[in-house]
Molecule: small-subunit ribosomal RNA
Organism: metagenome
RNA sequence: AGAGUUUGAUCCUGGCUCAGAACGAACGCUGGCGGCGUGCUUCAUACAUGCAAGUCGAACGAGAAAACUCCACUUCGGUGGAACAAGUACAGUGGCAAACGGGUGAGUAACACGUGGGCAAUCUGCUCUCAAAUUGGGGAUAACUCUGCCAACGCGGGGCUAAUACCGAAUGUUAUCCUGAUAUCGCAUGAUGUUAGGAUGAAAGCUAUUUUUUUAACAAGAUGGCGUUUGAGAAGGAGCCCGCGGCCUAUUAGCUUGUUGGCGAGGUAAUGGCUCACCAAGGCGACGAUAGGUAGCCGGCCUGAGAGGGUGUUCGGCCACACUGGGACUGAGAUACGGCCCAGACUCCUACGGGAGGCAGCAGUAGGGAAUAUUGCGCAAUGGACGAAAGUCUGACGCAGCAACGCCGCGUGGGUGAUGAAGUUUUUCGGAACGUAAAACCCUGUCGGGAGGGAAGAAACUCUCAAUUUUUAUUGGGACUGACGGUACCUCCAAAGGAAGCUCCGGCCAACUCCGUGCCAGCAGCCGCGGUAGCACGGGGGGAGCAAGCGUUGUUCGGAUUCACUGGGCGUAAAGGGCGUGUAGGCGGAUGGGUCAGUCAGAUGUGAAAUCCCAGGGCUUAACUCUGGGCCUGCAUUUGAUACUGCUCAUCUAGAGUAUGGGAGAGGAGAUCGGAAUUCCUGGUGUAGCGGUGAAAUGCGUAGAUACCAGGAAGAACACCGGUGGCGAAGGCGGAUCUCUGGCCUAAUACUGACGCUGAGGCGCGAAAGCUGGGGGAGCAAACAGGAUUAGAUACCCUGGUAGUCCCAGCCGUAAACGAUGGGCACUAGGUGUUGGAGGUAUUGAUCCCUUCAGUGCCGGAGCUAACGCAUUAAGUGCCCCGCCUGGGGAGUACGCUCGCAAGGGUGAAACUCAAAGGAAUUGACGGGGGCCCGCACAAGCGGUGGAGCAUGUGGUUUAAUUCGAUGCAACGCGAAGAACCUUACCGGGGUUUGACAUGCCCGUCGCACCUUGAUGAAAGUCGAGGGUCAGUUCGGCUGGACGGUGCACAGGUGCUGCAUGGCUGUCGUCAGCUCGUGUCGUGAGAUGUUGGGUUAAGUCCCGCAACGAGCGCAACCCUUACCCUUAGUUGCCAGCACAUAAUGGUGGGAACUCUAAGGGGACUGCCCCGGAUAACGGGGAGGAAGGUGGGGACGACGUCAAGUCCUCAUGGCCCUUAUGCCCCGGGCUACACACGUGCUACAAUGGCCGGUACAGAGGGUAGAGCAAAACUGCGAGGUGGAGCAAAUCCCAGAAAACCGGUCUCAGUUCGGAUUAGAGUCUGCAACUCGACUCUAUGAAGUCGGAAUCGCUAGUAAUCGCGAAUCAGCAGGUCGCGGUGAAUACGUUCCCGGGCCUUGUACACACCGCCCGUCAAGCGAUGGAAGCCGGUGGUACCCGAAGUCAGUAUCCUAACUUUUCGAAGAGGGAGCUGCCGAAGGUAAAACUGGUGACUGGCGCUAAGUCGGAACAGGGUA
Repeated sequence: AGAGUUUGAUCCUGGCUCAGAACGAACGCUGGCGGCGUGCUUCAUACAUGCAAGUCGAACGAGAAAACUCCACUUCGGUGGAACAAGUACAGUGGCAAACGGGUGAGUAACACGUGGGCAAUCUGCUCUCAAAUUGGGGAUAACUCUGCCAACGCGGGGCUAAUACCGAAUGUUAUCCUGAUAUCGCAUGAUGUUAGGAUGAAAGCUAUUUUUUUAACAAGAUGGCGUUUGAGAAGGAGCCCGCGGCCUAUUAGCUUGUUGGCGAGGUAAUGGCUCACCAAGGCGACGAUAGGUAGCCGGCCUGAGAGGGUGUUCGGCCACACUGGGACUGAGAUACGGCCCAGACUCCUACGGGAGGCAGCAGUAGGGAAUAUUGCGCAAUGGACGAAAGUCUGACGCAGCAACGCCGCGUGGGUGAUGAAGUUUUUCGGAACGUAAAACCCUGUCGGGAGGGAAGAAACUCUCAAUUUUUAUUGGGACUGACGGUACCUCCAAAGGAAGCUCCGGCCAACUCCGUGCCAGCAGCCGCGGUAGCACGGGGGGAGCAAGCGUUGUUCGGAUUCACUGGGCGUAAAGGGCGUGUAGGCGGAUGGGUCAGUCAGAUGUGAAAUCCCAGGGCUUAACUCUGGGCCUGCAUUUGAUACUGCUCAUCUAGAGUAUGGGAGAGGAGAUCGGAAUUCCUGGUGUAGCGGUGAAAUGCGUAGAUACCAGGAAGAACACCGGUGGCGAAGGCGGAUCUCUGGCCUAAUACUGACGCUGAGGCGCGAAAGCUGGGGGAGCAAACAGGAUUAGAUACCCUGGUAGUCCCAGCCGUAAACGAUGGGCACUAGGUGUUGGAGGUAUUGAUCCCUUCAGUGCCGGAGCUAACGCAUUAAGUGCCCCGCCUGGGGAGUACGCUCGCAAGGGUGAAACUCAAAGGAAUUGACGGGGGCCCGCACAAGCGGUGGAGCAUGUGGUUUAAUUCGAUGCAACGCGAAGAACCUUACCGGGGUUUGACAUGCCCGUCGCACCUUGAUGAAAGUCGAGGGUCAGUUCGGCUGGACGGUGCACAGGUGCUGCAUGGCUGUCGUCAGCUCGUGUCGUGAGAUGUUGGGUUAAGUCCCGCAACGAGCGCAACCCUUACCCUUAGUUGCCAGCACAUAAUGGUGGGAACUCUAAGGGGACUGCCCCGGAUAACGGGGAGGAAGGUGGGGACGACGUCAAGUCCUCAUGGCCCUUAUGCCCCGGGCUACACACGUGCUACAAUGGCCGGUACAGAGGGUAGAGCAAAACUGCGAGGUGGAGCAAAUCCCAGAAAACCGGUCUCAGUUCGGAUUAGAGUCUGCAACUCGACUCUAUGAAGUCGGAAUCGCUAGUAAUCGCGAAUCAGCAGGUCGCGGUGAAUACGUUCCCGGGCCUUGUACACACCGCCCGUCAAGCGAUGGAAGCCGGUGGUACCCGAAGUCAGUAUCCUAACUUUUCGAAGAGGGAGCUGCCGAAGGUAAAACUGGUGACUGGCGCUAAGUCGGAACAGGGUA
């Protein structure tokens, strides 16, 4: 510090996700030791048991017992007494403490907390300092004793007694109050002093030592200590008040009656409506009152670079609470966790009358929960209460126990060690990996184990000794005290011995292979893996990371600049309010003075400690901890500075405004007027149609339409001018005239003197549609009706047609209300139009040019922008103010509120769901977009197919099997250049198992192979017989060879996967394209080049150009064909010469010609003319055998179709192994209701038949037996025969159409030949299933073929025959060959395919794309709803506990006063009454939650239904 994820790719926007750190955690697997910490986050739920607050005898009175000892008695059991225990225990009065310490976080949004101040408005026990005092009396009471009641708790009566308990009195200060005087100070009330007089107000004793007296004791005194009282102060604590600060919701906007203030009174320690009476009507709130929700606050902790965000466990500060609610008492302090009273709920006891209780103290229990510990030890230390002290108490605390809960440390060994062991995994079978890892050898000894030693923490108090000292006190020595704990630590002993796991390995993210599984099982944080070769699932091996832990889950911050203060945005991604006006608010021109609030600087106080940072120290180190420093970014006070901002005073004119002259305009409102058109009405002329459409029909018209003419009526809208022209804030405004009226521009001067800008709320305006009432209604026209279209057509088209559109009045308040761009000011290159002014120059003038102001357009630079683009009319550069945004969907929906007559508007969520949704641009593809161009693509022609019969292939069906593959073009006479057996892969049956075939090992036999032959069998096979009888040699059954056997390795498979592959092939397409290097442009994908202007068959060439070059393609080079030449002439040829024949190159000969086959030539737009840019090139011409690539072939760019082929071959993986292998016989691939493709033959006279006569080319042919002539023979297929020929020689071999002659005469025929019967031929082991051919007979359909569709542009189509491969035989197929030999092409509108450019796109699996809505199904969450069930806070009223306060006529009453001694008074108490008052009750509302028949939409869910709305002009934008 970033990364993954939207796309084919790119940039951007934007969300989701990950890597980090942390935790009071939990869960899974695992677990050696130690140190230090931490440990109910949930039910503030309920609690058994024990402990957690007592202490003081030096405040007081009283006061046991057991045991031991002694004595006495004894029935020897024991009993009584004394001393001791002991002034002890228990209990009581009294004092102090119990308000601390400890727990919890419910409540609380508050002066509760934090921080800083104030109290001149306060209190303060114990402690400390100072001053003074402590005099003298009185009456009770508990304990105790006697006695009563009671289940218990407990209560009562009589009697005795003490105090530091209680009560008077005295004295009295700097206390308090009153009356005066006076000084100083302060922020108002006032504060602090000095001083005179008056009034009021206090106490308690205990004890040590010592002295005196006394017999000791008691008593008294002195000194000291402790205590008590009154004051003053200190420290610490508490109370009250104030400024500022820190949560969410406005779908909570108004709240408040003790409320706000005053006067008076009460109350309090004290201010105060704190309380009360009276008076006034205030107080709070958009700077968020009130209400609702949530929450203890802070130091800190976590995270973060920081700013922030989250959090408040442990430790520390504050607050609140103590079963729930209320209340007071005591006290210095409480409205009191382990006190009291009352009410309520709950639990327990009960004799039913009544009582007891409160773990949110420490342990512990139940419950809840994912989850949180021992009913431990000790007061040794620290701290606390009491005490003079010893000491007692202390679940505070110190320790131990449990838990890997966290942090930190240590260990599980170290060295050497290659045969790279065994084993496992993998393998291309060679090897590789685990791996120096192990073993082995040599060492070491941490932890754990055993043995021994053994701390620090402890120093005080106290006691004692000593010194100094008058006592007091101080100092020194000694003694006493350890829960932890025989622990830490140290030493020794033995022994590598007891001690490693967890997660991950597709990318992010370090780490790869095998097997299994087969969209199953499963994984997954996101993207996504899994459908037979899974680095992603499960296991193995290996590896990576961390390590006594490792992962997962949850939560927080970070990354996230993704709420943006630091530090974001709003034209198109989410986002500018429809527009104006203006309130609050925010911001604001120039100069000078003052002030110092903001601001800046210094000082002071505070910001507790701990934490954090730095330095140093202590535990072996670290964690941990100690000491010191820093920090604590803050607040307050004070001193200063005065630039800027604020405030204030004064001045100014540049902003803003006013006045004057001039100007333009569909700016607004009202009234009036006008012509054209439309429709209607009347009249006339006139006759059969009109109208409408793609075409029609509905409709209108013989009752006279349409058309034409004349007249009239009505309503609405204003042609031309008219213009990216004008005006207005926006919506919007368009005939003319008049009236009223708003704003704007310009020129020049004068005036005012910042009067300004923006603008939350508010108010106003606001298209169309819509609504209410009243008019109006020509045309147009939702709804509606009809006609068409269509599969349907509730649409598009047509004919009609009502609301409405128009006017008046009133609502509505929304629009793609758009420049998708808020307003204002300033600044920042230009160019060119246009509108309205002003000025200048020139001109007689129209006018032109220049300058300037205001508007309105286009182009464009810098700059900006993701890009597109914007660009002085900014989307540039700045300032000010407002509005708005924060992933998509759900949803602008629901609920609530509000506005509206309604329709509906404004405001505006959540659950749930997805990993995207988007913007701009790029490359393609596509378009019922455009332009240009090509192709037998259409058109023009010729001939076919589709109809018939047959052949052949396919589908389907059938079958035991009909083997398999090929399936739009680009499968279907295709693989198959040839299925009777074989082939053959299929089916049935019979056999066989190292195999039909290869190699190796082992054993046997020697010849084997091979030939002849018998039996059996369907054959395979099985069992025989006979013949045949090796070579080399190192002489070894050694080598080679063959056969047989057994077993092992292995063979074998036309079994699967062409979607694992190679190779080969098809197709687009012989289409003209496809790319690269460098450069340039662009953030980038990419672009440029390759586009453009011409041209070409062509990305062919030329020109131009930020491109310049290059490659694969095109073309050419190659073959063939057409012409010529040279060379060569046999088997080919024969002109001339000669011979021979009936005739023939038959022969001699020739080398001319044809031909053959080698090499050359030739054609290149080379020449001429024209066009063109002077180019490329095109048109025409000449010459030429051939002319513009001469014809044909081979040759197929980058790529596409997961195209085809595992059955040609090769090959990975999988599968079978007495079978899915191999052998054999027979059958099948040849089936047949049908459907399709490709062909053949026809339907006839351009023909059939018969007879006759011509002319090819290219091929093929044997000795492993071919092509076969002549001749003979058969009607024929053929047979016999065998010349010749390894072939320019011989043979196949007769070419056929053609031509000549004859016949047939339009018919199912002398067409056509299917089918069938018979007889044959040939091949072959064998023609039944199932061959071809021949002859005779038979003689079917068919008379030119519907929709539709195919081929072909010249030696082509058409037509005619010939040959070859395969092959024993089988050709209508295929591949070749030649013969005869046309027609037509105007042209590119249309169909199909293709190329280039451009455009749109929501497509990229790319239009066979994408995608919307209803319905149906499942699941999920949610709204409404008659109601039903809760919860919360208030209001009104009723009842009214405890208790304070007030009153009191009843009762009681030791202390004081008076007294006549009876009593009275003061005071107090009880009771009663009153105010207030918790819980409870009643009532009507409010808010909120759950549930609810039914109902509404929404979301999600591989393959449901119906359509096709959107994306291309998406087929009606």